[in-house]
RNA sequence: GCGGGGGUAGCUCAAUUGGCAGAGUGCUAGCCUUCCAAGCUGGAUGUUGAGGGUUCGAACCCCUUCCCCCGCU
Numbered sequence: 001g002c003g004g005g006g007g008u009a010g011c012u013c014a015a016u017u018g019g020c021a022g023a024g025u026g027c028u029a030g031c032c033u034u035c036c037a038a039g040c041u042g043g044a045u046g047u048u049g050a051g052g053g054u055u056c057g058a059a060c061c062c063c064u065u066c067c068c069c070c071g072c073u
Stems, first nucleotide, its partner, number of pairs: 001072007010025004019056001027043005049065005
C1' cells in the first nucleotide's frame, strides 16, 4: 500500500432485507430479612467511533476519515 472483519449502555453483545435502539450483567430505589446476601418489583442509563450525503425516515444505504484484529504484498 491492497483486501476482509469489527467499533452500539460501565462491561459482554443483539437489532434478518431502512420504520419507537434492546438483552444479559453491573449500578440504583423499594419490598422481603433482626442485619447482610439471595430472591421479587421498579428506575436511570446511548452524540450507534467521527464528519458529510441520500431519504418523509439511517445503527442499517453512499462518500470521507480515525482506531482495533486477520490476510496479502